[in-house]
Predicted 3D model of a 356-nucleotide RNA (Bacterial RNase P class A) from Dehalococcoidia bacterium UBA2162. It was read from a public genome assembly, where an Rfam model found it.

RNA sequence: CAAGUAAACCGGGUGACCGCCCUGAUACUAUCGGGGAGGAAAGUCCGAACUCCACUGGGCAGGAUGCUGGGUAACACCCAGGAGGGGCGACCCUACGGAAAGUGCCACAGAAAAUACACCGCCCCGAUUUUAUCGAGGUAAGGGUGAAAUGGUGAGGCAAGAGCGCACCAGCGGCUGGGUAACCAGCCGGCUCGGAAAACCCCAUCCGGAGCAAGACCAAAUAGAGGGACGAAAGGGUGCCCAGCCUAGUCCCUGGGUUAGUCGCUUGACCCCGAUAGUAAUGUCGGGGCGAGAUAGAUGGUCACCGUCCCGAUUUAGUCGGGAUACAGAAUUCGGCUUACAGGUUUACUUGGCCA
Numbered sequence: 001c002a003a004g005u006a007a008a009c010c011g012g013g014u015g016a017c018c019g020c021c022c023u024g025a026u027a028c029u030a031u032c033g034g035g036g037a038g039g040a041a042a043g044u045c046c047g048a049a050c051u052c053c054a055c056u057g058g059g060c061a062g063g064a065u066g067c068u069g070g071g072u073a074a075c076a077c078c079c080a081g082g083a084g085g086g087g088c089g090a091c092c093c094u095a096c097g098g099a100a101a102g103u104g105c106c107a108c109a110g111a112a113a114a115u116a117c118a119c120c121g122c123c124c125c126g127a128u129u130u131u132a133u134c135g136a137g138g139u140a141a142g143g144g145u146g147a148a149a150u151g152g153u154g155a156g157g158c159a160a161g162a163g164c165g166c167a168c169c170a171g172c173g174g175c176u177g178g179g180u181a182a183c184c185a186g187c188c189g190g191c192u193c194g195g196a197a198a199a200c201c202c203c204a205u206c207c208g209g210a211g212c213a214a215g216a217c218c219a220a221a222u223a224g225a226g227g228g229a230c231g232a233a234a235g236g237g238u239g240c241c242c243a244g245c246c247u248a249g250u251c252c253c254u255g256g257g258u259u260a261g262u263c264g265c266u267u268g269a270c271c272c273c274g275a276u277a278g279u280a281a282u283g284u285c286g287g288g289g290c291g292a293g294a295u296a297g298a299u300g301g302u303c304a305c306c307g308u309c310c311c312g313a314u315u316u317a318g319u320c321g322g323g324a325u326a327c328a329g330a331a332u333u334c335g336g337c338u339u340a341c342a343g344g345u346u347u348a349c350u351u352g353g354c355c356a
Base pairs, nucleotide, nucleotide: 001352002351003350004349005348006347007346008345009344010343012306013305014304015303016302017301018300020036021035022034023033024032025031026030038327042338043337045336046335047334048333049332050211051210052209053208055244056243057242058241059240060239062207063206064205065204066203067081068080069079070078071077082096083094084093085092086091097202098201102200103199105195106194119143120142121139122138123137125135126134127133151169152168153167154166156164170192171191172189173188174187175186176185177184178183215263216262217261225254226253227252228251229250230249235247236246237245270289271288272287273286274285275284276283277282307325308324309323310322311321312320313319314318
């Protein structure tokens, strides 16, 4: 200097005038002060806080997770490790329990796709018209088909072959050692037992439901009208069933009246700084801060200058001109994940080149 990997930050500013929302003070109806959209507010994917459903026990359905350990209020999230895979590397990816509980699937090709049983071939015996053909037996090393076919490679052995035995490797099993564990290492053993569960399924663990349009208070109105079903514990009690317990109502259809406001509503598992424990995620302690609360939904408009980027001209610096300035908009709140983003900045590491 170039190309990468991982992580973090900014993403507009200043002034004037006018306008909107919240809040405080004073004064009386106006003035002054303070504040006003994010890193994703988005998607509504996961987890909760909070609110309501009265509760308890047992069972079922449904759903989720899926290597090990730790963090957290919790999680499908985060951190650290293990195994497998990709990359020269920094690093990255994984829907990572089980195929010997069962069912189903693997097109076509191929002899055969898992109680898979030989198409070509090889060896040996017999018959026959030497050639060549047929029959009986042995074989799965060689060839063929395929994504995948009776562990792989090598030499030996055999009638020809085969883990048939041997050496090395892989898988599986046993023992010993290390580690909290996943797992790793060594030794022994010829034991060799397709793939796929992101197919159904089995196993382990976890989960009550509904949701701020939750819910509470209060105002207003009258048709608490008409019809039907079930019902004294057999109706109702927020997934379903059973039991306990509570309760006299519950559900459906038709029709009529009202629907204005207050709270919930922003002090939080909150933010910033420092110390400390830990590899880290994160925890503990001390100090400091209060950062929208709208309700048809405020947080803006105009002008001027500047910043940043791109293009052109010019005497490099510099100056002038033109153009552009991302994704996007709170609605109960928080922890995550996923997606979008013009341009710019920083840190650490890897590879290549050059110079000293």